[in-house]
RNA sequence: AGAGUUUGAUCCUGGCUCAGAUUGAACGCUGGCGGCAUGGCUAAAACAUGCAAGUCGCACGAGAAGCCCCUUCGGGGGUGGACAGUGGCGAAAGGGCGAGUAAUGCAAUCGUACGUACCCCAAGGUGGGGGAUAGCCGGUGGAAACGCCGAGUAAUACCCCAUGUGCUCUACGGAGGAAAGCUUCGGCGCCUCGGGAGCGGCGAUUGUCCUAUCAGGUUGUUGGUGAGGUAAAGGCUCACCAAGCCGAAGACGGGUAGCGGGUGUGAGAGCAUGACCCGCCGCAUCGGGACUGAGACACUGCCCGGACUCCUACGGGAGGCUGCAGUAACGAAUAUUCCGCAAUGGGCGAAAGCCUGACGGAGCAAUGCCGCGUGUAGGAUGAAUCGGCUUCGCCGUGUAAACUACUGUCAGGGUGUAGGAACACUGACCGCACCCAAAGGAAGGACCGGCUAAUUCCGUGCCAGCAGCCGCGGUAAUACGGAAGGUCCAAGCGUUAAUCGGAAUCACUGGGCUUAAAGCGUGCGCAGGCGGUCCGGCAGGCAUCUCGUGAAAUCCCACGGCUCAACCGUGGAACUGCGGGGUGAACCGCCGGACUUGAGGAAGGUAGGGGCCAACGGAACGAUGGGUGGAGCGGUGAAAUGCGUAGAUAUCCAUCGGAACGCCAAAGGCGAAGGCAGUUGGCUGGGCCUUUCCUGACGCUCAGGCACGAAAGCGUGGGUAGCGAACGGGAUUAGAUACCCCGGUAGUCCACGCCGUAAACGAUGCGCACUAGGUCGCGGGAGCUCUCACGCUUUCGCGGCCGAAGUAAAAACGUUAAGUGCGCCGCCUGGGGAGUACGGUCGCAAGACUAAAACUCAAAGGAAUUGACGGGGGCUCACACAAGCGGUGGAGCAUGUUGCUUAAUUCGAGCCAACGCGAAGAACCUUACCUGGGUUUGACAUGCACGGAUUAACCUUCCGAAAAGAAGGCCACGCCCUUUGGGUGGAACGUGCACAGGUGCUGCAUGGCUGUCGUCAGCUCGUGCUGUGAAGUGUCGGGUUAAGUCCCUUAACGAGCGCAACCCCUAUCGUUAGUUGCUAACACGUAAUGGUGAGUACUCUAGCGAGACUGCCGGUGUCAAACCGGAGGAAGGUGGGGAUGACGUCAAGUCCUCAUGGCCCUUACGUCCAGGGUUGCAAACGUGCUACAAUGGCGUGGACAGAGCGACGCAAUAUCGCGAGAUGGAGCAAAUCGCAGAAACCACGCCUCAGUUCGGAUAGCAGGCUGCAAUUCGCCUGCUUGAAGCUGGAAUCGCUAGUAAUCGCAGAUCAGCUACGCUGCGGUGAAUACGUUCCUGAGCCUUGUACACACCGCCCGUCAAGUCAUGGAAGCUGGUAGCGCCCGAAGUCGCCUCAUUUCAGGGGUGCCUACGGCGAGAUUGGUGACUGGGACUAAGUCGAAACAAGGUA
Repeated sequence: AGAGUUUGAUCCUGGCUCAGAUUGAACGCUGGCGGCAUGGCUAAAACAUGCAAGUCGCACGAGAAGCCCCUUCGGGGGUGGACAGUGGCGAAAGGGCGAGUAAUGCAAUCGUACGUACCCCAAGGUGGGGGAUAGCCGGUGGAAACGCCGAGUAAUACCCCAUGUGCUCUACGGAGGAAAGCUUCGGCGCCUCGGGAGCGGCGAUUGUCCUAUCAGGUUGUUGGUGAGGUAAAGGCUCACCAAGCCGAAGACGGGUAGCGGGUGUGAGAGCAUGACCCGCCGCAUCGGGACUGAGACACUGCCCGGACUCCUACGGGAGGCUGCAGUAACGAAUAUUCCGCAAUGGGCGAAAGCCUGACGGAGCAAUGCCGCGUGUAGGAUGAAUCGGCUUCGCCGUGUAAACUACUGUCAGGGUGUAGGAACACUGACCGCACCCAAAGGAAGGACCGGCUAAUUCCGUGCCAGCAGCCGCGGUAAUACGGAAGGUCCAAGCGUUAAUCGGAAUCACUGGGCUUAAAGCGUGCGCAGGCGGUCCGGCAGGCAUCUCGUGAAAUCCCACGGCUCAACCGUGGAACUGCGGGGUGAACCGCCGGACUUGAGGAAGGUAGGGGCCAACGGAACGAUGGGUGGAGCGGUGAAAUGCGUAGAUAUCCAUCGGAACGCCAAAGGCGAAGGCAGUUGGCUGGGCCUUUCCUGACGCUCAGGCACGAAAGCGUGGGUAGCGAACGGGAUUAGAUACCCCGGUAGUCCACGCCGUAAACGAUGCGCACUAGGUCGCGGGAGCUCUCACGCUUUCGCGGCCGAAGUAAAAACGUUAAGUGCGCCGCCUGGGGAGUACGGUCGCAAGACUAAAACUCAAAGGAAUUGACGGGGGCUCACACAAGCGGUGGAGCAUGUUGCUUAAUUCGAGCCAACGCGAAGAACCUUACCUGGGUUUGACAUGCACGGAUUAACCUUCCGAAAAGAAGGCCACGCCCUUUGGGUGGAACGUGCACAGGUGCUGCAUGGCUGUCGUCAGCUCGUGCUGUGAAGUGUCGGGUUAAGUCCCUUAACGAGCGCAACCCCUAUCGUUAGUUGCUAACACGUAAUGGUGAGUACUCUAGCGAGACUGCCGGUGUCAAACCGGAGGAAGGUGGGGAUGACGUCAAGUCCUCAUGGCCCUUACGUCCAGGGUUGCAAACGUGCUACAAUGGCGUGGACAGAGCGACGCAAUAUCGCGAGAUGGAGCAAAUCGCAGAAACCACGCCUCAGUUCGGAUAGCAGGCUGCAAUUCGCCUGCUUGAAGCUGGAAUCGCUAGUAAUCGCAGAUCAGCUACGCUGCGGUGAAUACGUUCCUGAGCCUUGUACACACCGCCCGUCAAGUCAUGGAAGCUGGUAGCGCCCGAAGUCGCCUCAUUUCAGGGGUGCCUACGGCGAGAUUGGUGACUGGGACUAAGUCGAAACAAGGUA
């Protein structure tokens, strides 16, 4: 100090989240020791038990037990001092808690109308007298608590008299008014008064939370006079008088809360907090009250009332842990019914001493902080085991261990003791030293996707689960669970909760408001805030000095004490504050004086749809009357409703009516805004300019307040031509409660009164000042040109545009600021819920203003970028359309597909880009499918081990459908030693183990290959430049091209992949070479033929070259590129064709070509065999073939190709057959022989428009061929049969020239063939293209966008379902604070009365009053049938509102 998260990416805004520190904590896992702290935060709910305030015999009487003495034995005296009592002091402290309290409190600083026991100082006094009463004794009541009667007693208890310095009162004469003794004779006490110390009472100022959805509050209230009361001022209380007092600087009310020193955090300012310790306050079961006392309205006192608990003999009594322990309860949660008065302190006492749950200690709890330890050093064979991973090589655990040496903290055991002790006695507890033993008793937790440090494997398969945010998991998960490894902390580690921080995310320090949230619709203006120049003064602010205060502790610094630290001690600093005093006078403020530039006024001009009222006008429109006229008009995309022969529309004349004011007119004018437009008149507001004449700061802004305020709407009354919500009708549509059309009521208009809103917008508050300019318009003024028009220069005001600097996230703004400053006001703080609910105010209503929360999301948003898209635009292209030719869609058949069927009809392909596709050949095989029969190291590969020379192969037999199985026969081979023979080995075989095998799954794990956009012209890079950045530029623009082809311009300059070219075929020519090709000349020969000799001219073959490059000419064009025309040329502007396919897109296709990860099968999902199936047929679709005929069919005759193929082959002549074909076989590995007859075509003839001499399906019979085998299921031939079909609906396909159309030929696959398919080859050989509006697709530029999975996108609302929170609601039910009335305990005060020597006292009564009761309201909760909307929720319904011109902006 920052980081993650909105996007395809970017910048910004903005929220959410994380990393830090902290805690009186709790929970989970784990847990060795010690020191110092801390420990009921919840129920101020209830409490069993024990203890927590007593003490004094030196105030007093009496005096038990014990001891001594005396005794009349009844007892008495002395000593002794228990228990209780009288009396004194204390008990008001100490200790606990925070309910109440927003001021009667607290804090800081001042003040005084006061009090003060104990303590200190000073002065004076302490004389005389009296009567009681506890205890005790006797009697008596009661269960108890507790009393009652009688007798009698003491005092430092009580009373009287005296004196009285001082004291109090005073009318200044006077009056009032005290004491206590004890004694050991030292003293201790007592009384009065004065002073002090410390403590307290009361008062003032300032500060002290949220809420205005609390705006008015108050009647003892505010003040006065008098009286009472108090220690004391005072409405503190009372009587009378006056009517005040408080409040927007927030009264009153509501909510919450003890306050401070401090504490946590933070750089600070702040924010949060108030445990422990200290100070103050308040409280003591709830409420009221007084008594005593120096002090209380009294925690462990009293009285009364209430609730609760306990005792009871039912008559009555007792009690108060918010003291220390402890119990139960509550709760996530918080300790021992411990020891001791040894220390410190307190009470009493002369003292000894007693009391002290204050306190000192110990116990429990890792609750926190601090310290220590769990060993230290060496030790590599990097041991073994184990584990995980693996590329099979290894790696990790890991110096870790073993092993060697050493140490002894802590815990354990023992011994001793100088310390805490000051202080004689006295130690609850703690401390310290030494010894013993042994590495022994002592490590865990979280995390490892990013943020954030640390990664692999297995399991799981949107399951189980994780998650602080983003997000992981749907078969290869570094994110789940486990393991291994690693990282971070460590007696702890994590989680949860909470505070501060980060968050400048409430911004004082330190933010914003054009578009992100945010300028009130506009003005006027009180309070408030702010305020021009100069002079003099004051001293409130301000500055400085000084004094007082700011308790201690804490924080900080220094030093010191515990072995260190935590902790503690001493000193210092600090406590940023408040108050008193002195000084200063610049600035702010105040007082006084002066000024003119701010502001206002005056005078003279001036522009204007500024406002209000009235009158008038023309055009248009409608209506009414009349004329002309005669069938339609009107309306739309097209129509219809509507109007019209009762005469419309159209047209002319006349009259009436209401509303709005064309042109001028504009980027223009005026107004505060809303807004304002015919003309004229009247009344009236404001502005601007000029003069610089007057006043002399009179100013700016403005919370509340007041006024104005479009449209719609409301009230009353009028008015109503046109338009026109609602409504009716016609269309459109799936629907059409809309868009379009025909009508049409409110309304629109006027008057008066409401409403008070708007995208009331410049989405930009008002005022002042400052900071380059240019240009246009409007209204004034001045100057220059002799004057004017005009022009030029200049000045003030207003309205626009462009731009410097600057600002801004950018877009943009830019003297009309969104720049730079000042003043004042308003407003904002994530999205949704919601401008909603409730409450209040206003309104006739509609509604307006003010304005939340629960809940929910991880975003919502702004600007700009690149794409994609648009029923946006521009330019351009393509058989895209158009023009044209021929088809498909109808028929029959073929073929593929769907569907259906089936034991199986194997699988894949699915818009273009699946469907004569994989398949360039399914009868068996193929074959992957089905049925059945077999087989298990296997049909196939490799390795190992064993066997043994047997086997295998081959032959035969049996069985079988075959495969397979069984049996028999037979016999080898290489090498070595070599003698028959022996040894050994490879192949083979058998057995066994590894393994083979899989057309099983995943093309969404992949490679490779392929399709498509598309042979479209695009796709990128380097450097530079621009931009905060994504990115842009280059690649845009102007031309041009088939082309990002080239040229020009140019912050770009270059380059790459594509284009083109290079390659192949073809078109012309040359050259070389002539066999198997060719044959002109010569020769021979034939019926004829290059048949032969010969030739190499020609054709041809196939090598090498030439040729074409916009090269030349003219024109156009930017002196360009290029285009147009022409010449020449076989060919002309890429001549024609092919090969060649950029970056990428479609998770496109293929795991069934092949390869391959993972998964799955292993006597089967492998493999072998037979048969069947892939050919199955109500139906549908695609692609084809053949046709429907005369441009034809048939017959006869005749002509001309190219490219291929051939030995498992092509096959001639010949013969047979109508034919398919057969027989037979010459020739030919082929420019030689063969396939091989090309066909359309040409000639002649017939047919004559007919379901035919068209068409050939279907079917029958007879044949041929291939093959082991044509039944399912082949092809061909002949004869016979002779179906549909007469040119094809909507729709749709191909083709721009040697093309379409048409005609045949060949080949691959192949035994044969379902080929009409496919791939090639040549023959004949057109038509049309004006053109680019439209359809489809594509390229470039531009525009809009809420899309980016990119329009097959996004997305809205109702309804239906589930969950959650919330509003309303007849009511029901609690709480709180008051009000009125009733009752009225205890008690103070007053009064009456009884009694009294005194002090007291008894009875009664008045006022006040707690509790209680009744009543009407207020306020705040809970609940509530039903009801309202809201939020959220993978795949519901209906539509299609928004985003593109979103299809009606």